A computed fold for a 752-nucleotide part of an RNA from a Candidatus Yanofskyibacteriota bacterium, annotated as large-subunit ribosomal RNA, domain II. The prediction has a mean pLDDT of 81. The organism belongs to Candidatus Yanofskyibacteriota, within Bacteria. The RNAcentral record of the full RNA draws on ENA.
Context: one part of a larger RNA
């Protein structure tokens, strides 16, 4: 790790909805107990509860009551309904009789037929009710199971280990040599000294024996702390044996919260005990309908609860939900300076004016600041003289399987996430972080983005080797264009990243000017004189620097553009000529030329697409890949095609709805229409499994359970038949009752 087998919403009691059953207002249930009778249950038993009336806080009144002076306000209240039957009323028609009336005609009685929406009476039935049953759902219990660390209480423990008693035992050897002593010397003595005894010491090496520094080996070990080398004490506060004594909030403790029988900041066992766990895991069987939340407010509250929202049943009810049109308020966007407040320049007035100038008794000027108007310009979430699309109210057409609302019962969710837009928080950082409005995921596969919850496209009831399309896509890989017109791009730019800044890439489209009177670039040759311009300064001659920048020779030539020199000197530019040659075309012409365009040249704005700017950690690797330049690249335009579980075709299932059919009903069956992605959750209809009760007066040694292959039926949990195997008990259908379904719980047990 596997496989088997067990392993999780139970019971009672109350109450509280829905279903269904009894009985029903002269209502409904009994309870203790009684009497019979034993399938374990009949009948009695009317205390009592509930209900039949409600209103006050109550006294108490009551179809009303309470406020209140009030009989007025206004609160709360005020007891079915269908059917059918018979009787009366009534209506309307028709005939008859009477009475009136000039006629139509009226009126009253009665007879028969219809209405029948009126009242009566009786019955059904059904309502208000009360009582069982079953399901959900609350409360109280262990309360879907499993899990703590812990707390309390009573024993058990000192054969480990700490401390003590009380009685025993044990330190090989060597070494050092206190104190005393004895002899000698010295001394008058005290007493000093030398040598010799002498053998002290929490003294010295160093075994046993305690002990554990430091390494290295073990590390599923020998071993749940050991072994090997190395070490510490080794007459001491020394090790040690026996017996004993001290325990749990207690003991011992040279004290480390150590030690108290292999983990002690409070020992072990049992008990209370199923302690409690807003935690974290797991919770078993099918199909069918519908389907959420991650958000408000409030919480010793924040990962948990209430209460709403949002979902789901039943049940009632509605022109309710979009759409169209019409009509409202508003101050966001934008815009604007007319308040507010900030901002810059200009002019124009006052006031300061310390700094500068000029004057000086002090005053003028004048940089600047403050302010006032005005002129031009331009900002603002917390300014608005204005002002929108959208939203959001009403009304009114259209509109009803699309929607709202209302009671009632059940819930889940209150940890979101990306993306788009509109904000605040940061750094106009984040796969940030908060809101708002909408998607998408979460609870959604399918096609595309190489891959790739949150992006594009589409929302999967099943089956089809049919069909047409979306997004995206047509050289290969790889299904469709090596499509079609015109243009760009040379950088492998691109084909799925990039600033600032830079630069005769190259297309486009402007505008200014120059050019057969020779442009432009290129060549040749001049670029001169006064003059070395003054000042300056060592020097300053075009060229360190300040000032002025003139005149004259000329085609032309600056009191000098840049190198260069100490200063010159040189070598250049500006500027001039020759050379070099772009040298068409159309108008019109007074034939001389005018003019416009084209073509040359010079400079300029705009843009399309390319280049450097471009550095990351093991090549290519930042087009998925090969690879690809009049592309397979970019930009317009177009036309085929490919391409999903979208759409359509064919066919079958199921749920709603309407419509006819059968049928006492429950349900059934046909046509048509709308639907049938789902995670928490709700709700409907089922299969298995054990057991009990009836019926079949079933099935079985001519082979039951079980097993094991296989076949058929059913949407599916399943269920049947047959073979073989086994070898004694099993089923079916209708009901009942549950130790009723397992793949997960570091699950229990057992086996491998």
């Nucleotide at each position: 790790c596997c496989c088997a087998a067990c392993g999780a919403g139970u019971u009672u009691a109350u109450c509280u909805a829905a279903a269904c059953u009894g009985c029903g207002a002269u209502c409904u249930u009994u309870a203790a107990g009684c009497u019979c009778a034993u399938a374990u249950g009949a009948g009695c038993g009317a205390a009592a509860g509930g209900g039949c009336a409600g209103g006050g806080a109550a006294a108490c009144c009551g179809a009303g009551u309470g406020u209140u002076a009030a009989u007025a306000g206004c609160g709360c209240g005020a007891u079915u309904u269908a059917g059918a039957a018979c009787u009366g009323a009534a209506u309307u028609a028709a005939g008859u009789g009477c009475a009136c009336u000039u006629u139509u005609g009226u009126g009253c009685a009665u007879u028969u037929a219809a209405u029948g929406a009126c009242a009566g009476u009786u019955c059904u039935a059904u309502c208000a009710g009360c009582a069982g049953u079953u399901u959900g759902g609350a409360u109280a219990a262990g309360a879907c199971c499993c899990g703590a660390a812990g707390c309390c209480a009573g024993a058990c423990g000192a054969g480990c280990u700490a401390a003590c008693c009380a009685u025993g035992a044990c330190c090989a050897g060597g070494g050092u040599g206190a104190a005393g002593g004895u002899u000698g010397u010295c001394g008058a003595a005290a007493g000093a000294u030398a040598a010799c005894u002498g053998g002290a010491g929490g003294c010295c090496c160093g075994a046993a024996c305690c002990g554990a520094u430091a390494g290295a080996u073990a590390g599923c070990u020998c071993a749940a702390u050991a072994u090997c080398u190395c070490c510490g004490g080794a007459u001491g506060a020394g090790u040690u044996g026996u017996g004993g004594u001290u325990g749990g909030g207690a003991g011992u403790g040279a004290a480390a919260a150590g030690c108290u029988u292999a983990c002690c900041g409070a020992g072990u066992c049992u008990g209370g005990u199923a302690a409690u766990a807003g935690c974290u895991g797991g919770u078993u069987c099918u199909c069918c309908c519908c389907g959420a939340a991650a958000u408000g407010c409030g919480u010793u509250u924040a990962g948990g609860c209430g209460c709403a929202g949002c979902g789901c049943u039943a049940u009632a009810u509605a022109g309710u939900a979009a759409c169209u049109g019409a009509g409202g308020g508003g101050g966001u966007a934008g815009a604007g300076c007319a308040c507010u407040g900030a901002u810059u320049g200009g002019u124009u007035a006052g006031c300061c004016g310390u700094g500068c100038c000029c004057u000086u008794a002090u005053g003028g000027g004048u940089a600047g600041g403050c302010c006032u108007a005005c002129c031009a310009a331009a900002c603002a979430a917390a300014c608005u003289c204005c002002g929108a699309a959208u939203a959001c109210c009403u009304c009114a057409g259209c509109g009803u399987a699309a929607u709202g609302u209302a009671u009632a019962g059940c819930a889940g969710u209150g940890a979101g996430a990306c993306c788009g837009u509109g904000a605040g928080g940061g750094c106009a950082a984040a796969g940030c972080u908060u809101c708002a409005c909408g998607g998408u995921c979460g609870c959604a596969a399918g096609g595309g983005a190489a891959a790739c919850a949150g992006c594009c496209c589409a929302g999967a009831u099943c089956a089809u080797u049919a069909a047409u399309u979306a997004a995206g896509g047509u050289c290969c890989c790889u299904a469709a264009a090596u499509g079609u017109a015109u243009g760009c791009u040379c950088a492998g730019u691109g084909c799925a990243c990039g600033a600032a800044g830079g630069a005769a890439g190259u297309g486009u489209a402007g505008u200014g000017c120059c050019u057969u009177a020779g442009a432009c670039a290129g060549g040749u040759a001049g670029g001169a004189g006064g003059u070395u311009g003054g000042c300056u300064u060592a020097g300053a001659a075009g060229c360190a620097g300040c000032c002025a920048u003139c005149c004259u020779u000329u085609a032309a030539a600056g009191a000098g553009u840049g190198c260069g020199u100490a200063a010159c000197a040189g070598c250049u530019c500006a500027c001039u000529a020759c050379u070099c040659g772009a040298g068409c075309c159309g108008u019109c012409u007074u034939c001389g030329g005018a003019c416009g365009g084209a073509a040359g040249g010079c400079a300029u704005u705009a843009u399309g697409c390319g280049c450097c700017g471009a550095a990351a950690g093991u090549u290519c690797a930042a087009c998925g890949g090969g690879g690809c330049u009049u592309a397979a690249g970019c930009a317009u335009a177009c036309u085929a095609c490919c391409g999903a579980a979208a759409u359509u075709a064919u066919g079958g299932a199921u749920u709603c709805g309407a419509u006819c059919g059968c049928g006492c009903a429950a349900g059934u069956g046909a046509u048509c229409g709308a639907g049938u992605g789902g995670u928490a959750g709700g709700g409907g209809a089922g299969c298995a499994u054990u057991u009990u009760g009836a019926a079949c007066c079933g099935c079985c040694g001519c082979g039951a359970a079980g097993g094991u292959a296989c076949a058929u039926c059913g949407u599916g949990a399943g269920a049947u038949g047959u073979g073989c195997u086994g070898g004694a008990g099993c089923g079916u259908u209708c009901a009942g009752a549950a130790g009723a379904g397992a793949g997960a719980a570091u699950g229990u047990u057992g086996g491998g």